Record summary
Small-subunit ribosomal RNA, 3' major domain from an uncultured bacterium, 476 nucleotides, folded computationally. Its mean pLDDT, the model's own confidence on a scale to 100, is 83. Rfam family: Bacterial small subunit ribosomal RNA. Rfam links the family to the GO terms ribosome and structural constituent of ribosome.

[in-house]
Context: one part of a larger RNA
RNA sequence: UGACGGGGACCCGCACAAGCGGUGGAGCAUGUGGUUUAAUUCGACGCAACGCGAGGAACCUUACCAGAUCUUGACAUCCCGCGUAUGCCCGCGAGAGCGGGCAGUGCCUUCGGGAACGUGGAGACAGGUGGUGCAUGGCUGUCGUCAGCUCGUGUCGUGAGAUGUUGGGUUAAGCCCCGCAACGAGCGCAACCCCUUUCGUAUGUUACCAUCAUUAAGUUGGGGACUCAUGCGAUACUGCCUACGAUGAGUAGGAGGAAGGUGGGGAUGACGUCAAGUCAUCAUGCCCCUUAUACGCUGGGCUACACACGUGCUACAAUGGGUAGAACAGAGAGUUGCAAAGCCGUGAGGUGAAGCUAAUCUCAGAAAACUAUUCUUAGUUCGGAUUGUACUCUGCAACUCGAGUACAUGAAGUUGGAAUCGCUAGUAAUCGCGAAUCAGCAAUGUCGCGGUGAAUACGUUCUCGGGUCUUGUACA
Numbered sequence: 001u002g003a004c005g006g007g008g009a010c011c012c013g014c015a016c017a018a019g020c021g022g023u024g025g026a027g028c029a030u031g032u033g034g035u036u037u038a039a040u041u042c043g044a045c046g047c048a049a050c051g052c053g054a055g056g057a058a059c060c061u062u063a064c065c066a067g068a069u070c071u072u073g074a075c076a077u078c079c080c081g082c083g084u085a086u087g088c089c090c091g092c093g094a095g096a097g098c099g100g101g102c103a104g105u106g107c108c109u110u111c112g113g114g115a116a117c118g119u120g121g122a123g124a125c126a127g128g129u130g131g132u133g134c135a136u137g138g139c140u141g142u143c144g145u146c147a148g149c150u151c152g153u154g155u156c157g158u159g160a161g162a163u164g165u166u167g168g169g170u171u172a173a174g175c176c177c178c179g180c181a182a183c184g185a186g187c188g189c190a191a192c193c194c195c196u197u198u199c200g201u202a203u204g205u206u207a208c209c210a211u212c213a214u215u216a217a218g219u220u221g222g223g224g225a226c227u228c229a230u231g232c233g234a235u236a237c238u239g240c241c242u243a244c245g246a247u248g249a250g251u252a253g254g255a256g257g258a259a260g261g262u263g264g265g266g267a268u269g270a271c272g273u274c275a276a277g278u279c280a281u282c283a284u285g286c287c288c289c290u291u292a293u294a295c296g297c298u299g300g301g302c303u304a305c306a307c308a309c310g311u312g313c314u315a316c317a318a319u320g321g322g323u324a325g326a327a328c329a330g331a332g333a334g335u336u337g338c339a340a341a342g343c344c345g346u347g348a349g350g351u352g353a354a355g356c357u358a359a360u361c362u363c364a365g366a367a368a369a370c371u372a373u374u375c376u377u378a379g380u381u382c383g384g385a386u387u388g389u390a391c392u393c394u395g396c397a398a399c400u401c402g403a404g405u406a407c408a409u410g411a412a413g414u415u416g417g418a419a420u421c422g423c424u425a426g427u428a429a430u431c432g433c434g435a436a437u438c439a440g441c442a443a444u445g446u447c448g449c450g451g452u453g454a455a456u457a458c459g460u461u462c463u464c465g466g467g468u469c470u471u472g473u474a475c476a
Stems, first nucleotide, its partner, number of pairs: 001476002003473003007470007015460002019423005026314008034305002042053002064300004073125001077124002079121005086103007107114002127289002130287003136283002138278003141274001143272001148187006154163003167178003193266004198234007208223002212221002237260001240254005316416001320375006332363003337356002342351003382413001387408007429452007
C1' cells in the first nucleotide's frame, strides 16, 4: 500500500421489511446430471452452466455409431496429356459409385496456340468440428451503469509511499459548494445521440373527412380543418415565489405548465478482477493424423429411461367453464412470397384466383373486457394427460422421429413440506397479436407489440451485495 475481520462509523440497492404474484406438490414441454447404448457428437458447472451455444436434429444439418467406398482427394495453386463446355438416356447398386450410349464441335487467335470448363496422370501440397482458451488475437460474461481509477508538476517522507482523492455540507454521481500544501489534468459520471410525452410550422398520397354533393362503403368529386405521416423548429433551466441553509452548493413546498427537479425508456460499461468463457463462429503459435483423426455415401443416433435437479406451460375452477350476440389495438412480415371474395368439407384443409415489390393488397376474425343465458360446488359442463379410429398438410421420404383436424377415451390434480424467486407504475398480474429461424415443425422457447391494470414501502434493527472513512492483523 492492499486484502481480510463472526471490528467500528456513515451511505446505497426489490437487500430486508410492507405488499402482489409465483416456484417447490400434479400432468406435460424443454435443458442438465446420472444410467443405458454400436453411438446416445461436442462445449457450458455457484452467483455469472442447466428453454445456454441451438433465431428451429425426419434426410441434410452432423461434428457421433455401424456398414459399404475412396486416396493429389469435396476445396486452392502449379505442371503434362486428352477432350469443347454442357444436356439427356440405359444397366448394376442401399447409395456413394461403376459401366455404356445419344445429342453437341462454341469464344479469342499473330493459326503456333490461348481463356473458361471437364477428365486422366506425377508430385509439391490440400484437408482435420483432432489436442492445448493454462501459448494467443478477437469477441463475451461478471463485479456494475457500481462511482470509482489514475497522471503531471509541487510539497512531505531515508524509502515503500503519502498528499491531491482526506475533512464539513450536498448529490443518482470523485455531481457541486466551502475548507485545506497543494495546483491542475485525463479515463469514467453528467451532457451531446435515438425513442416516447406537448405545441408550432411546412407538405398532403396510398393516410384523414368538419363543411358541400354522392355512395352499400372516404366509394367518388372535392377539401387542407382534424387524425396521422414525414421533415424543421419550440419547450424544462431549480427559470419564478416562499421557507430552511453559510449570503453557498442545495433541500422542502408552491405557482404556471402537456411534462418538474435526471419527465419515462434505450444505446452507452472507466482502471481492473475471476490463468472466468470460447482453438466447435473466425483467426492463430506449437503438437498430432496423412490409403486416415481427411473426403463422399446409406442406415441409425443426437428424440434412449429406474431416477435426480433447473427453467417453463396447463390446471386444480364460479373474480370460473360452456353457448349466443356484439366492440376497441399496436408493432411487424410478404414476389422461390402474402394470398382475398366465392364454392366444397363438421374441421384441419381443398379449390379458386382478384390484389399486392405494399400508409394502397394480403396475412388479419385481436383476446381478455361487455350484454344475455346456462351450469350450482361435484373429481363436476373443472381439468385435459393418455390411448383408439378416421383423416389433412409439408416434404424424395413422417417406422424409429413432424405438425394439425374430427369423433371417442377421459389420467393425475381440490392450491402444494422444508425452502425459495420476481416485481416500486402504465410496473406486477392478466389478455391476446406479430416476427426471426423455417419445406414442415415438436415454440409452452426467444425477441418485440399493444389491451385491461393493482397493492405496498413504517423504516434500516436484522439477511445479502456494494461504496467511503477508520481500526486490528503472525496474510501478500